[in-house]
RNA sequence: UAGUUAUCAAGAGUGGCUGAGAGAUCUGGCUCUACGACGUCACAGCAACCUGCAUAGGUAAGGUGCUAAAACCAGCAAAGCUUAGUUUUUUGCUUUGGAUGAUAAGAU
Numbered sequence: 001u002a003g004u005u006a007u008c009a010a011g012a013g014u015g016g017c018u019g020a021g022a023g024a025u026c027u028g029g030c031u032c033u034a035c036g037a038c039g040u041c042a043c044a045g046c047a048a049c050c051u052g053c054a055u056a057g058g059u060a061a062g063g064u065g066c067u068a069a070a071a072c073c074a075g076c077a078a079a080g081c082u083u084a085g086u087u088u089u090u091u092g093c094u095u096u097g098g099a100u101g102a103u104a105a106g107a108u
């Protein structure tokens, strides 16, 4: 870098440093942010994918991960409802699937 499997509406923040953008990417929306976001470091916590211990569920020692909002929402497809029209279309909403992404595990 590429591919496989599983999960992604639950849960969990304080302080130091820094100083302007940030929420993966593009577009649109929405939100966070000088009452200091994002990032980073320390400590704390959540969770239970793998290992360990236990052996019915458990535990939380180790490896990761995570600690605003559903992966913040939508984009592509289908179905249902709705609005305007009545030719195939327009508006809005809901659901499902997909795509993309993230994390873990194992393999190359």
Stems, first nucleotide, its partner, number of pairs: 004105005013043005021032003026075004044067003049063003052059002071100001076097006084089001
SAM riboswitch aptamer (S box leader) from Lederbergia galactosidilytica, 108 nucleotides, folded computationally. Model confidence (mean pLDDT): 83 of 100. The same sequence occurs in records of 2 taxa. It matches the Rfam family "SAM riboswitch aptamer (S box leader)". Its family is annotated with regulation of gene expression in the Gene Ontology. Rfam describes the family as follows. The SAM riboswitch is found upstream of a number of genes which code for proteins involved in methionine or cysteine biosynthesis in Gram-positive bacteria. Taxonomically the source falls in Lederbergia (Bacteria, Bacillati, Bacillota, Bacilli).